[in-house]
Molecule: c-di-AMP riboswitch aptamer (ydaO/yuaA leader)
Organism: Paenibacillus dendrobii
RNA sequence: ACCAUGUAAAUGCUGAAUUCCCGAGCAGGGAAACGGGGGAACCAACCGGUCCAUUAGACCGCGGGGUGAAUCUCUAACCGGCCAUUCCGAUUAGCGUAGGGCUUCUCCUGGCCCGAAUCCGCCAGCUAACCUCGUAAGCUAGAAGGAGAGAACCA
Repeated sequence: ACCAUGUAAAUGCUGAAUUCCCGAGCAGGGAAACGGGGGAACCAACCGGUCCAUUAGACCGCGGGGUGAAUCUCUAACCGGCCAUUCCGAUUAGCGUAGGGCUUCUCCUGGCCCGAAUCCGCCAGCUAACCUCGUAAGCUAGAAGGAGAGAACCA
C1' cells in the first nucleotide's frame, strides 16, 4: 500500500411506522402528524373455455379482493385434467420485464441493487358526509464525476 473479517457508531438507508402529553409504571390511555381500509349520488362495470346456436341455453372451471415497487411474457422440468405431441391449471427453476430503491445537501450522468412476502375468507368499483385500523420490522459506514445551492472561518 492492497485485500478480507470483526467490533463500535448516524443529523445514514428501506418503510406510513414519528413527536408530544397524562400516569409510580417497561401497565394503560390520549393528542398531533403520517399512512391504510370500509362507505352515496354521478360515472363505470356486468368472468373465462367448450358444445350448440337466430336469440338463448347447457356443461366445465382456475372465485374475488387488500397492503406493497414487487406485475407480466417466454423457456425448461414435473404433476394433474383425459389415451394425449396440442390445450388448460398448479409447483419449481432460469433469462428477461412493467414498476421500485440506493449512490450521505439537491439535480443530471455513470454505477450498484430489488422486482418479495403476506392478509381477508365467497365479500368490498369509484365515492362527499361518516365509520374504522396502523405507528412495525430490518439494514449499514469513507461516501464516483459534473453542475448548482447552503454553511462555517477569515478580512